[in-house]
This is a predicted structure of a 73-nucleotide RNA (transfer RNA) from a Phycisphaerales bacterium. It matches the Rfam family "tRNA". Gene Ontology term of the family: triplet codon-amino acid adaptor activity. By type it is a transfer RNA.
């Protein structure tokens, strides 16, 4: 330098061929216990890497760009 894969909550990852952004763990509150843990109920937490384009509508399609991994040279 070129090809491929990936980037979504604090972490690990989903999102059913474009139409409500979610799960587990973690965090907070309450219940429960003499107390802690387990457990139960509820809650907070997201510019979907960034910028543009297409569309009534984009995590999803197109282009550019940044980062990580990988293959080739």
């Nucleotide at each position: 330098g070129g090809g491929g894969u990936g980037g979504u909550a604090g972490c690990u990852c989903a999102a059913u061929u474009g139409g409500g952004a979610g799960a587990g763990c973690g965090c907070c509150u309450c219940g429960g216990u003499c107390g802690c843990a387990u457990c139960g109920a509820g809650g907070a937490g997201g510019u979907u890497g960034u910028g543009a384009g297409u569309u009534c509508g984009a995590u999803c399609c197109u282009c550019a760009u940044c980062c990580a991994c990988u293959c080739c040279a």
The coordinates come from a structure-prediction model, not an experiment, and the mean pLDDT is 80. The source organism's lineage runs through Bacteria, Pseudomonadati, Planctomycetota, Phycisphaerae and Phycisphaerales.